RNA sequence: CAAUCGCGUGUCGCCCUUAGAGUUUGAUCCUGGCUCAGGAUUAACGCUGGCGGCGUGCAUGAGACAUGCAAGUCGAACGGACGAGCUUGGCUUGCCUUGCUCGUUAGUGGCGGACGGCUGAGUAACGCGUGGGUGACCUGCCCCGAAGUGGGGAAUAACUGCCCGAAAGGGUGGCUAAUACCGCAUGUGGUGAGCGGUUCAUUCCGUUCACCAAAGCCGCAAGGCGCUUCGGGAGGGGCCUGCGUCCGAUUAGCUCGUUGGUGGGGUAACGGCUCACCAAGGCGACGAUCGGUAGGUGGUCUGAGAGGACGAUCACCCAGACUGGGACUGAGACACGGCCCAGACUCCUACGGGAGGCAGCAGUCGGGAAUUUUGCUCAAUGGGCGAAAGCCUGAAGCAGCAACGCCGCGUGAGGGAUGACGGCCUUCGGGUUGUAAACCUCUUUUCUCAGGGACGAUGAUGACGGUACCUGAGGAAUAAGCCACGGCUAACUACGUGCCAGCAGCCGCGGUAAUACGUAGGUGGCGAGCGUUGUCCGGAUUUACUGGGCGUGAAGAGCGCGCAGGCGGUCGUGCAAGUCGGAUGUGAAAGCCCCCGGCUCAACUGGGGAGGGUCAUUCGAUACUGCUCGACUCGAAGGCGGGAGAGGGAAGCGGAAUUCCCGGUGUAGUGGUGAAAUGCGUAGAUAUCGGGAGGAACACCAGUGGCGAAGGCGGCUUCCUGGCCCGUUCUUGACGCUGAGGCGCGAAAGCUAGGGGAGCGAACGGGAUUAGAUACCCCGGUAGUCCUAGCCGUAAACGAUGGACACUAGGUGUUGGUGGUAUCAACCCCGCCAGUGCCGAAGCUAACGCAUUAAGUGUCCCGCCUGGGGAGUACGGCCGCAAGGCUAAAACUCAAAGGAAUUGACGGGGGCCCGCACAAGCAGCGGAGCGUGGGGUUUAAUUCGACGCAACGCGAAGAACCUUACCAGGACUUGACAUGACCAGGACAGCGGCGGAAACGUCGCCUUCCCGCAAGGGACCUGGCCACAGGUGUUGCAUGGCUGUCGUCAGCUCGUGUCGUGAGAUGUUGGGUUAAGUCCCGCAACGAGCGCAACCCCUGCCGUGUGUUGUAUCUCUCACACGGGACUGCCGAGAGAAACUCGGAGGAAGGUGGGGACGACGUCAAGUCAGCAUGGCCCUUACGUCCUGGGCUACACCCACGCUACAAUGGCCGGUACAACGGGCGGCGAAACCGCGAGGUGGAGCGAAUCCCUUAAAGCCGGUCUCAGUUCGGAUUGUAGGCUGCAACUCGCCUGCAUGAAGCCGGAGUUGCUAGUAACCGCCGGUCAGCAUACGGCGGUGAAUAUGUUCCCGGGCCUUGUACACACCGCCCGUCACGUCAUGAAAGCCGAUAACACCCGAAGCCGGUGGGCCAACCGCAAGGAGGCAGCCGUCGAAGGUGGGAUUGGUGAUUGGGACGAAGUCGUAACAAGGUAACCAAGGGCGACACGCGAUUGCAGUGUAACACGAGUGAUCCUGA
Repeated sequence: CAAUCGCGUGUCGCCCUUAGAGUUUGAUCCUGGCUCAGGAUUAACGCUGGCGGCGUGCAUGAGACAUGCAAGUCGAACGGACGAGCUUGGCUUGCCUUGCUCGUUAGUGGCGGACGGCUGAGUAACGCGUGGGUGACCUGCCCCGAAGUGGGGAAUAACUGCCCGAAAGGGUGGCUAAUACCGCAUGUGGUGAGCGGUUCAUUCCGUUCACCAAAGCCGCAAGGCGCUUCGGGAGGGGCCUGCGUCCGAUUAGCUCGUUGGUGGGGUAACGGCUCACCAAGGCGACGAUCGGUAGGUGGUCUGAGAGGACGAUCACCCAGACUGGGACUGAGACACGGCCCAGACUCCUACGGGAGGCAGCAGUCGGGAAUUUUGCUCAAUGGGCGAAAGCCUGAAGCAGCAACGCCGCGUGAGGGAUGACGGCCUUCGGGUUGUAAACCUCUUUUCUCAGGGACGAUGAUGACGGUACCUGAGGAAUAAGCCACGGCUAACUACGUGCCAGCAGCCGCGGUAAUACGUAGGUGGCGAGCGUUGUCCGGAUUUACUGGGCGUGAAGAGCGCGCAGGCGGUCGUGCAAGUCGGAUGUGAAAGCCCCCGGCUCAACUGGGGAGGGUCAUUCGAUACUGCUCGACUCGAAGGCGGGAGAGGGAAGCGGAAUUCCCGGUGUAGUGGUGAAAUGCGUAGAUAUCGGGAGGAACACCAGUGGCGAAGGCGGCUUCCUGGCCCGUUCUUGACGCUGAGGCGCGAAAGCUAGGGGAGCGAACGGGAUUAGAUACCCCGGUAGUCCUAGCCGUAAACGAUGGACACUAGGUGUUGGUGGUAUCAACCCCGCCAGUGCCGAAGCUAACGCAUUAAGUGUCCCGCCUGGGGAGUACGGCCGCAAGGCUAAAACUCAAAGGAAUUGACGGGGGCCCGCACAAGCAGCGGAGCGUGGGGUUUAAUUCGACGCAACGCGAAGAACCUUACCAGGACUUGACAUGACCAGGACAGCGGCGGAAACGUCGCCUUCCCGCAAGGGACCUGGCCACAGGUGUUGCAUGGCUGUCGUCAGCUCGUGUCGUGAGAUGUUGGGUUAAGUCCCGCAACGAGCGCAACCCCUGCCGUGUGUUGUAUCUCUCACACGGGACUGCCGAGAGAAACUCGGAGGAAGGUGGGGACGACGUCAAGUCAGCAUGGCCCUUACGUCCUGGGCUACACCCACGCUACAAUGGCCGGUACAACGGGCGGCGAAACCGCGAGGUGGAGCGAAUCCCUUAAAGCCGGUCUCAGUUCGGAUUGUAGGCUGCAACUCGCCUGCAUGAAGCCGGAGUUGCUAGUAACCGCCGGUCAGCAUACGGCGGUGAAUAUGUUCCCGGGCCUUGUACACACCGCCCGUCACGUCAUGAAAGCCGAUAACACCCGAAGCCGGUGGGCCAACCGCAAGGAGGCAGCCGUCGAAGGUGGGAUUGGUGAUUGGGACGAAGUCGUAACAAGGUAACCAAGGGCGACACGCGAUUGCAGUGUAACACGAGUGAUCCUGA
């Protein structure tokens, strides 16, 4: 240096891997429930449905079952019978007989029917799983090994005779065989007993004695198959055992064969398994017993996992076989297709008696939402029997039915734009369906037809099956639906409907413009399926081991002592239980995961691997926990020395005050309240003085001071007594912490008994208040409050905060003790320990807040929570004298209920401030008459709108017709009006006649224009016809625009930054100031916008310019235009800065000079579809249009706004003075004349600084009236006139004369106005033919009052409370009444279940028995041994009787509960909710109910105007 390997690090790649959303609010964060998206399914239902492969298919009535089949086989164990063949003999030639062979077979005998198949009722158990034990056991068939198989006997089925019976069956006599049965022999061996050895041990070894075997069959044979006794194996089983294995404590005690011992019996075997006796035990809070539910497991589904749920198919185990009991046989059963008995049910019957058991495969009925064929074959695999052939096998293999599931395939592919038709939508242009179709080209999976044709079978044998598969032909041919489309959640329009019909998983849609209902078009998703429903897991960290909480959200027990339990200081020794590591065994197969393979792929399936236990054995490690032993002192306790204290119990004592009694003084009131009254008092009260009695409580001290575990404890003294703190290196040596049950203490009220009783005081009585007032207020007053003894056992029993220990910045008070320093001493000062407060760092918290006294960081133990309501309730249990307490559900119902904080709004909360808001004034209104408007009523119609302020002299700035929208009647229908098209015509208009109320109809007369030679065209008009016109019809809650109002109030916002998880805050708050968010200062804000102000107009002073129509003239005035002037600029003060305020000077004007226009973000679904515009809807010979007449003008009443008055500040008469703004040609209209007058005649002048309207009035001067319904007042009415107009009857205005009403200043209440204002006075204008007390302007005369902000109203800012947010006209509680639902109680009634006591007692095992019976053995026999039957007994299922227990159903009536658009009564709560509320307890009223009071504890709010007191913090000043 290169290559390779290993290790480490880095980088890259790959695989696996935890998802959330909607819904509480105006908005926010949190808590918390509900709901959804996923996966799965033995499924079912709705709509739809082409094919194939592989699977799966009674979950309900373990209900009942017709029919067939599902367990037989062996003749090579046996005797027969029957059949066939051969054969012997006989003969009456088709019969008898002999033998042999073959076949079939009922019976005897053997093996198998204990397997396989089905089901899950029971079972909470050694049943199952897992690991062990068996020295306490069994094992047919199979395998290996050892030894044997000798010689006899007695029966009995079949068969046959007889008998009984309907049958099923049975009895009896006779014959017979065996591998059936029984002795004898042999004894390899085995078993029993004894002895010896071995072992922890009963195993095993040796030895002695006794006892114990057998069967034959086939084959010519070889041999084979069997048989007997042993030993061993394999496989199978029995029993025992550690650990694991559901819910309920509203089940807490259970147990008499029960627990143990000794002995007998029994079993294959241990064992109370059973019996006798003895002892009195055994189990249980680590959950016994009881009740409910349930076969267990491998696994399945889900889940990131941990878990949760489940236990179909397949596999293993268990259990069951009509229900209950029982045994027999057997290697094995207490036996699914065996037996006996009892019971229920079904069937047969001759009525005497019998038969049966599909939870085997099919199938039937029934139940149910629901689950298949009465199929084929033993070909394969497997099983039974057999030597075998073989037989049997509904095990199994296949097929059939069902989209029930999983998987795969198809229903065509490519091209094709005039973007066809049709549909739907449309802004009418178009868009979309949509390359989709048609059309062209192509393909053939599937399908049909035809041909070939398997694997599975290793020789034969194939149900499946002429199947899979292959080949050929034909032809796009045979094949698409379902759900959804408001958000979650992917996908939108139209029409219909109109809180109806309906939808809905949650939130929620629907009341005339519904993407939410129904339909259609379109779109999205999935696809032979798609939806729905049910169930499980998930999401749900919503039971939290992984992985939650408890101050206020649900949640710390009222407090302590303490048994069990859990946890536990420092050092060391030993052990090795926990713990850790290695090895071994086991954890069946299937399944899951990985790899490889087989079906064309996949599903499915074959092979291999991996993985899986809280398991067992063994070896090792010893840090930690544990155990043992030893030691220690810091935890804990003790000793000694000090200390504080309302700690507890008992006894005694004291003074102040209230009340009562006695006496004195004294006289008329007192007391009480918002105001009163009840009450007390001339029989002498209250007041006052003296004396006395009695009970209860202890002022000041007194303090976020002390003590106690909590409740709680307060005059003083004494006695008894508990705890605590400090100091001290004295003692013990972990003696500790917590604490389920348990025990004790435990405010007030209440209860029992006995006392006591001053004050207070539920109930009660009375007085007030009130709509009521069973209350709040007042006068009385009983229980009670007090004491003794005993109960009760609860409170918002709170710090809403369990206890212990340790750790984690500080600052500052205060209580007790102590050390240091210092001093003569006490203080002061610096520390330590223990307590008790405040403020704060980190940290925590949803926020508020907590913060060495934790809600921080950790450890240990206990208690408690799991949505709201129902409900701290019912039932049950325990406790209590009672009241009641403790424990503690469910049905049903809701989509929330909550916590903290935010912004508003509101408050009979607070603070500050403003406004003709109040107050102070002036003039009114409300009373009268009249005008106008409105309500109401009326009417044919009295058109419509506007309704608190902010509708009502408003729209309307002017209804006789018109207007006009209303009513009646008469008319028209392309229309009174617009545009376009077609056809016919040439008029229309005008004039006249007739009819008519008119509109209109009809007749007559008259009558076109332009271009062009003409044809023809155009314009206009008429008629017809078609599109359309028209609508003051509806919706102001579909709208535009405009307007009102809060309000000319000073507010409303934004950008960036900062703070907060966030809504949001900050800025905009604060200190001043202003008319003002005006300005100044300060400040985590810095700036900005819309508002304010200013800019605009009018006006007040001056100047300049101009000057007709103004001025006789100059000036002035006046008019127009343009400028100037005022800015807190100057001075002083408030004041310590600024803004600013006050005063002053100057000035025409002074702090915005006066007035106007101008109206922020927004609020009131405010007003207006009838001014206009406009979407939707509606009418179309009428809801359109025209006309005449009427109505809008009505009139018992009520209201609003005005006018005129009631008079002398006046009326009337006469005289007389001074304006301004304006208007005028279809107009204003002068002079002059006429008329009493309205007015008329007249017509000059004037489109107007020229002319006219145009005499202003109040005023002033003079006169008269003299307080009266008048010389006030003028309504009303009569009459005579005038004017306008087609027309003044309904229904105009004015004038003259006459008439001369109410009214003498206005109740409660209420309006306007702060200066050239109010008030008074007239003038002008618009509208308009005419009509003004209204409206809009103009000038003339010209006041009063404001100390002030307590109160009323409205508003602004800050703050506080809130359960309000549609925002107080809010919210909300309880009874009653009605409807529906679930539930508790209830005289009872009806069941179910499991026990118990007694009676009866089947079958059967066991035991007993003797007087029945009996082949084998003994015996010559009699008889014996032994057995069978009978009988008796124990046990014993079912049954009966009985009293209880548990549980369910039902029940007149009754209790509360939940829910239900608009019922009744009140007003309890939320604001100080109008008496603060709440918690606990007690009591009362009333027919019922609303409701009410008082006591105690706790918490909250406020303290405003003034005064007093106290504490803490920050900053500043002064002094030491």
About this RNA:
Small-subunit ribosomal RNA from an uncultured bacterium, 1520 nucleotides, folded computationally. Model confidence (mean pLDDT): 82 of 100.